[in-house]
RNA sequence: UAAGUGGGACAAGUGAUCGCAGCUGUCACAGGACAGGUGAGGAAAGUCCGGGCUUCAUAGGGCAGGAUGCCGGAUAACGUCCGGUGGAGGCGACUCCAAGGCCAGUGCAACAGAAAUAAACCGCCGGCAAAUUUGCCGGUAAGGGUGGAAAGGCAGUGUAAGAGACUACCGCCCUUCUGGUAACAGAGGGGGCACAUGUAAACCCCAUCCGAAGCAAGACCAAGCAGAAAGCGACAGGUUUGCCCGACCUGCUUUCAGGUAGGUCGCUUGAGGCUGCUGGCAACAGCAGUCCUAGAUAGAUGAUCACUCACGACAGAACCCGGCUUAUCGUUCCGCUUAAUAU
Repeated sequence: UAAGUGGGACAAGUGAUCGCAGCUGUCACAGGACAGGUGAGGAAAGUCCGGGCUUCAUAGGGCAGGAUGCCGGAUAACGUCCGGUGGAGGCGACUCCAAGGCCAGUGCAACAGAAAUAAACCGCCGGCAAAUUUGCCGGUAAGGGUGGAAAGGCAGUGUAAGAGACUACCGCCCUUCUGGUAACAGAGGGGGCACAUGUAAACCCCAUCCGAAGCAAGACCAAGCAGAAAGCGACAGGUUUGCCCGACCUGCUUUCAGGUAGGUCGCUUGAGGCUGCUGGCAACAGCAGUCCUAGAUAGAUGAUCACUCACGACAGAACCCGGCUUAUCGUUCCGCUUAAUAU
């Protein structure tokens, strides 16, 4: 200098004038006026996970259903995050993994191929017959072909030709020791040389976990109306995700008809932000200090002028928070890797 890789910050800014919403204070009080402070995001988006909170509600158990899936930790919790192990990609920094079990069982594997749960198309060897290249019988699974996968891999011994038939090294299974909390790694011994291959984001098995509904939840106030019919009725009805048992309550279900749609709370002080110290590889935790930062309800942030520059993308809260995913113009900071050059 170039290319890459990991993590963070910002998201047009400054000034002036007018305008909008809410809070606090004062005055007025019918409306309102003045002063002060505050007023959309890194994703507010998707509604994909997890909770806080509210109600069912006064407990539970079983089946079904769903989710997660290597080990350890963090967290309110999670399918998230951190660290590690194993595997894959990359020269590397790094990135990714739907990462338990196929010796519990049941399925599926098209086509090609002789054969996809025990197999012989070509080939090799031996024998017989024939006659210059064929037929039959037997042996073989090393070589070739097909395929994603074909009787563990490779090198030898051996054989008529071969073959774990045998041997060494790997691989697989069993076992012992060492290190590690563990996943796992290393070393030693033995073994049949294979319970035939693959597939569980196939059914399934195993381990762990999971109430439901949701701020249009729910609580209070005001106003207003009008009930009728049918069914069940304590051996009944209703509530508890679906079903069953259990528990609790005493009324419940269906059809037709009528009234209300108003106001207040919930509603923003939080598993909160920032700074420093301590502990930890880290996620994060503890302690101390400091700050208050939208609460609308047809829904508040706008307009004009001037200057600057990086010329402004994706894009607007509606109970709140922790994540994940998706969209995105650009500027900037820090760490690391590779290549070239110079010292």

Bacterial RNase P class A from a Lachnospiraceae bacterium, 343 nucleotides, folded computationally. Taxonomically the source falls in Lachnospiraceae (Bacteria, Bacillati, Clostridia, Lachnospirales). The prediction has a mean pLDDT of 76. RNAcentral holds the sequence, with entries from ENA. It is recorded under the gene name rnpB. Of the family's consensus pairs, 97% are formed in the model. Rfam family: Bacterial RNase P class A. By type it is a ribozyme.